Transfer RNA from an Acidimicrobiales bacterium, 72 nucleotides, folded computationally. The source organism's lineage runs through Bacteria, Bacillati, Actinomycetota, Acidimicrobiia and Acidimicrobiales. RNAcentral records the identical sequence in 2 taxa. It matches the Rfam family "tRNA". The family's RNA type in Rfam is transfer RNA. From the family's description: Transfer RNA (tRNA) molecules are approximately 80 nucleotides in length.

RNA sequence: UGGGGGAUAGUUCAACCGGCAGAACACCAGGUUUUGGUCCUGGGAAUCGGGGUUCGAGUCCCUGUCCCCCAG
Numbered sequence: 001u002g003g004g005g006g007a008u009a010g011u012u013c014a015a016c017c018g019g020c021a022g023a024a025c026a027c028c029a030g031g032u033u034u035u036g037g038u039c040c041u042g043g044g045a046a047u048c049g050g051g052g053u054u055c056g057a058g059u060c061c062c063u064g065u066c067c068c069c070c071a072g
Stems, first nucleotide, its partner, number of pairs: 001071007010025004019055001027043005048064005
């Protein structure tokens, strides 16, 4: 430099053909327990930045940044 893949909650991952962004662990509160842990209930928390298409974008298009793989 060229080609391909990726960036979603604190972490690891989902999200169909564009139609309410979910799960687990972690965290917070309560219950249980002599205490802690386990277990049960509830809660907060995210789409990498900018622009475009669309009634509607995590998803499609353009551009930028970063990470991984291949080639030189």